A computed fold for a 508-nucleotide part of an RNA from an uncultured eukaryote, annotated as small-subunit ribosomal RNA, 5' domain. The RNAcentral record of the full RNA draws on ENA and SILVA.

Context: one part of a larger RNA
């Protein structure tokens, strides 16, 4: 020199960054992932045509209960808007948050074959026929409640059969195998968005391998799928003892295996002239992890943080039968520390997710908020004023020193107060700004609203005067204090840095 700092004291303002380094402790409340009605059936609001079988009422009319006609109520059909509770379709595997495990192909960095890939870009070809069903709804049973069952009805871009069938994929070959939603909005045979099989790409990812990566020998042996091979196997999207039989008896190791201890690596950061030491907060990239263990479902992708199951522990409801949770998301709350912030604002901008699209989400994200917690800039007045004012301290009593400091006199308004105006960010048809009446500009006001901390024996800039008397007391080191202490205390004067300035803790 430096800090994600902390503590004493002290504190006027702006920008820009940062902010639980301890208990990956436990956690109220709210909120942080949805969304498509242009895949679907119910529902509900409004309309508009149609019809009127049965019932009500009210004209007519004949003939005594019929007839027409009208309204009411009812059905059907469309329309329009709601409705995503449901069935479905994409997304929840991103973003975001912590470092517990991890000494490892985990990272870095160079390569490298045996792979996958939803949306997305391109090409090619193709979408013919037909079936059963279910949720919702209804009915009704059980429950305290979480929720569950019977019946019965019904739609699709939901699910199934056939049939076509290569360039794909099996196979040496003959040959065999694989598909769809003509669906949806449209007046439509414009036109859009989807559907299926296939090749490329373009991103992304899974896998192998060289080398590098901490400490201990007061850890020297260590290993049975362990090392290799056949494979008739199995398994993965893939290669492989990834598994599995059977054969062999390998394989690692002072170039430190094993074991144990500590730790995410890294680009970076701090430092120092490098060499090299130390670190690994904020950014960014990889990577593990989500209350603990363990599992698998779904999917293009997870063994999934606000997704399922099982254990276990710990919280809460319960009618004692049984149920419910998971803040290493943004806030915020107690525990724990020497220590860390708002239960704020918005989608207006960026970028996500779903939707043709308008939109809807979006504690990503972009503000404000607190904090001298770090850098950086500004101020706290400027000039003029005495052989030098009071007043403080020194003194040799002359006087010197605080000091041009003050007063005073002139002037200035950065900053403060009011007042007016008033963005840029908006992606140029419009329209849309949370910050914000902010930034920033103009006027008016008045030196007015603003200076502290450490030090002054030597290192080390800066001396004297009282107290005190190895006491009380300082101290990084030397080392100060037992009567004239430049070292303790206090004044005064100096000095150093200044919205700080000292201390204490790491680190070079």
């Nucleotide at each position: 020199g430096a800090u994600g700092a902390a503590c004493g004291c002290u504190g006027g303002c702006g920008g820009u960054g940062u902010g639980c380094u301890u208990a990956a402790c436990a956690c109220a409340u709210g909120c942080a992932a949805g969304u498509c009605g242009a895949a679907c059936g119910a529902g509900g609001u409004a309309u508009a045509u149609u019809u009127u079988a049965a019932g009500u009422u009210a004209a007519c009319u004949c003939u005594a209960g019929g007839g027409u006609u009208a309204a009411c109520c009812g059905a059907a059909u469309g329309u329009a808007c709601u409705g995503c509770a449901g069935u479905g379709g994409c997304g929840g595997a991103c973003g975001g948050g912590u470092g517990c495990g991890u000494a490892a192909c985990g990272c870095g960095u160079a390569a490298g074959a045996a792979c996958u890939u939803a949306c997305c870009u391109u090409u090619u070809g193709g979408a013919g026929g037909g079936g059963g069903a279910u949720a919702a709804c209804a009915u009704u049973g059980g429950g305290a409640a979480a929720c569950c069952g019977c019946u019965g009805c019904u739609a699709a871009u939901a699910c199934c059969c056939c049939a076509u069938a290569a360039u794909g994929c099996u196979g040496a070959g003959g040959a065999g195998c694989u598909a769809a939603a003509u669906g949806g909005u449209g007046a439509a045979u414009a036109a859009c968005c989807g559907c299926c099989a296939a090749g490329a790409g373009a991103g992304a990812g899974g896998c192998u391998u060289g080398c590098g990566u901490c400490u201990g020998a007061u850890u020297a042996g260590c290993u049975a799928g362990u090392u290799g091979g056949u494979g008739g196997a199995g398994g993965u999207a893939a290669u492989g003892g990834c598994u599995c039989c059977c054969c062999a008896a390998g394989g690692c190791g002072a170039c430190g295996a094993u074991c144990a201890g500590u730790a995410g690596c890294u680009g970076g950061u701090c430092u120092g002239a490098g060499a090299g030491g130390a670190u690994g907060a904020u950014c960014a990239g990889c990577c593990a992890c989500a209350c603990u263990g363990g599992g698998a479902c779904u999917g293009a992708g997870a063994c999934a943080c606000g997704g399922c199951c099982c254990a276990g522990a710990c919280u809460c409801c319960u009618a004692c039968g049984g149920g419910a949770g998971g803040c290493a998301g943004c806030a915020g709350u107690g525990a724990g520390g020497a220590a860390u912030u708002u239960u704020c604002c918005g989608c207006a901008a960026u970028g996500g997710g779903c939707g043709a699209a308008a939109g809807c989400c979006u504690g990503a994200c972009g503000g404000a908020g607190c904090a001298a917690u770090a850098c950086c800039g500004c101020g706290u007045g400027a000039a003029g004023g005495a052989a030098g004012a009071c007043g403080g301290c020194c003194c040799g009593u002359g006087g010197g020193u605080u000091g041009u400091a003050a007063a005073c006199u002139u002037c200035u308004u950065u900053u403060c107060u009011c007042a007016g105006a008033g963005a840029a960010g908006a992606a140029g048809a419009u329209c849309u700004g949370a910050c914000g009446g902010u930034a920033u500009c103009u006027g008016a006001g008045g030196a007015a609203u603003a200076a502290g901390c450490g030090c002054c024996g030597g290192c080390u800039a800066a001396g004297u005067c009282u107290g005190u008397g190895c006491c009380a007391g300082c101290a990084g080191c030397c080392g100060c204090g037992g009567u004239a202490a430049u070292a303790c205390a206090g004044a005064c004067g100096g000095c150093g840095c200044a919205a700080g300035c000292g201390u204490u803790a790491u680190c070079c």